The part of an RNA shown here (small-subunit ribosomal RNA, central domain) has 347 nucleotides and comes from a metagenome.
Context: one part of a larger RNA
């Protein structure tokens, strides 16, 4: 240097932006760097291949010939790659019009419910379980009516519905703001794809400081159960859950399926838009999201235009099980720990 792979066997970075690098649409001209051919030079000896000789053969050895280079130089070729120049519009971007949406952030606001407090009515239980007990209650609970406070979450609508790169996002109003689809084909003219490093985002739990604290609830306490019960069940209950600012950076971060582009039967449901229209529950088309299925693929399961099919480009990753996602070292972190990542030994 080369191979085979990565849905479930080992293997797709949690996600995105993007640097270097790699790769890159159509037509045309110039050059001739890569590329291709010829000549010349050189490619020591040994070795290698062929022919022949010598030790009784062989190994070994001697003689002769040939082959052998990402090499140098020169002449030539110009399809492809490249460089420079010109042109193009199918990629990409922009413009105009239009549309859907729990996309993000700030501020405000609403009702239901739980809890607590105050007041009224009212009396002996309530609560809880398989059954109980702890617990609450004559200092008046539970129930019920009126009022007040406060926090958190937004029933119905709600849908293999929508939006977002992923994590994720759900009452209502308003302000700021990102992205996307469709139609027109007006502009730019390859401006593109991927992306080692790097940077940003990143559920929950956890951490720091300050607030907040209704409900729920690790830890903890008690009651049960049990041989025991460090549990499952019950009564309580602190951190936490919530907000602001800053950290942490993990996950079955899953479609266990990297990104981009092109191509390859259909059927049916659904979300958004456009065209035609006899305006019928029609039909055509683009984008998304499900199910079934053809060819094909697959070890099978299954996948099947949202590919795991057929191809191209780029990145990441795997290489028997255990030891081990560990030790040591580095980097990061307040810590918890994260990340990078072995070996001995053993089967």
């Nucleotide at each position: 240097c080369u191979g085979g792979g990565c849905g479930u066997a080992a293997a797709g970075c949690g996600u995105c932006u993007g640097u270097a690098g790699g790769c890159g649409g159509g037509c045309u001209g110039a050059c001739a760097a890569g590329u291709u051919g010829g000549g010349c030079g050189u490619g020591a000896a040994a070795g290698c291949u062929c022919c022949g000789g010598g030790c009784u053969u062989a190994a070994c050895u001697c003689g002769g010939a040939g082959a052998g280079g990402u090499c140098g130089u020169u002449c030539a070729a110009u399809a492809c790659u490249g460089u420079c120049g010109g042109c193009c519009u199918a990629g990409a971007g922009g413009g105009g019009g239009u549309c859907a949406g729990a996309g993000g952030g700030g501020c405000g606001u609403g009702g239901a419910a739980u809890u607590u407090c105050c007041a009224g009515u009212g009396u002996a239980g309530c609560g809880g379980u398989a059954a109980a007990a702890u617990g609450c209650g004559c200092a008046g609970a539970u129930a019920u009516u009126g009022g007040a406070a406060g926090g958190a979450a937004c029933a119905c609508c709600c849908g293999u519905g929508g939006c977002g790169a992923a994590g994720g996002c759900g009452g209502c109003g308003u302000c700021c703001u990102g992205g996307g689809g469709c139609c027109c084909a007006c502009c730019u003219g390859a401006c593109g794809c991927u992306g080692a490093g790097a940077g940003a985002c990143g559920a929950a739990a956890g951490c720091u400081a300050g607030g907040g604290g209704a409900g729920c609830g690790a830890a903890c306490a008690g009651g049960a159960u049990u041989a025991g019960a460090g549990a499952c069940c019950c009564u309580g209950g602190u951190a936490g859950u919530c907000c602001u600012a800053g950290c942490c950076c993990u996950a079955a971060a899953c479609g266990a399926u990297g990104a981009a582009u092109g191509c390859u039967a259909g059927g049916u449901g659904u979300g958004g838009g456009g065209g035609c229209g006899u305006a019928g529950u029609g039909u055509c088309u683009c984008c998304g999201u499900g199910c079934c299925g053809u060819a094909g693929c697959c070890a099978a399961c299954g996948c099947g235009a949202u590919a795991a099919g057929c191809a191209u480009u780029c990145c990441g990753c795997c290489u028997g099980g255990g030891g081990a996602g560990u030790a040591c070292g580095g980097c990061c972190g307040c810590a918890a720990g994260g990340u990078u990542a072995a070996a001995a030994c053993u089967c």